A computed fold for a 99-nucleotide RNA from a soil metagenome, annotated as c-di-GMP-I riboswitch aptamer.

RNA sequence: AAAAGGCAAACCAGCCGUAAGGUUGGGCGCAAAGCCUAGGGCCGAAAGGCGAGCGUCUUGGGAAACCAGGGCGGGCCGUUCGGAAGCCGGGUUGCCGAA
Numbered sequence: 001a002a003a004a005g006g007c008a009a010a011c012c013a014g015c016c017g018u019a020a021g022g023u024u025g026g027g028c029g030c031a032a033a034g035c036c037u038a039g040g041g042c043c044g045a046a047a048g049g050c051g052a053g054c055g056u057c058u059u060g061g062g063a064a065a066c067c068a069g070g071g072c073g074g075g076c077c078g079u080u081c082g083g084a085a086g087c088c089g090g091g092u093u094g095c096c097g098a099a
Base pairs, nucleotide, nucleotide: 006030007029011026012025013024014023015022016021028086034092035091036090037089039088040087042083043082044081045080046079048077049076050075054073055072056071057070058069059068060067061066
C1' cells in the first nucleotide's frame, strides 16, 4: 500500500427523560471515535442571590423628550443534583501490513 474486521458527530425516524441528554435503526465521519477518569472547559434542572447594562409588560408623573417604581423573560454569580469522553488533558491496553 492493500484487504478483513471495528466504532458510529451532525441530521432523520421510533422509544425514554422536565431538560441537558440516553437508546435503537439509517447515517457524517474516525487509526485508538478501544477501556477508565469529570482535572480544565462545556451543557441542563431546581431553589437562591445580584443588578451597573438588555427585551417586554405595567403603574405614577409629564405637552413631549423623558424620569421614578414594580412584574416577567433573558443575563451574571455561586450552591446542590445531573449530562456529555466524537473539546482539551491524565491513566491503561491493543489489531492487520511494511521496515

Its mean pLDDT, the model's own confidence on a scale to 100, is 77.
The sequence is in RNAcentral, with records from MGnify.
Of the family's consensus pairs, 94% are formed in the model.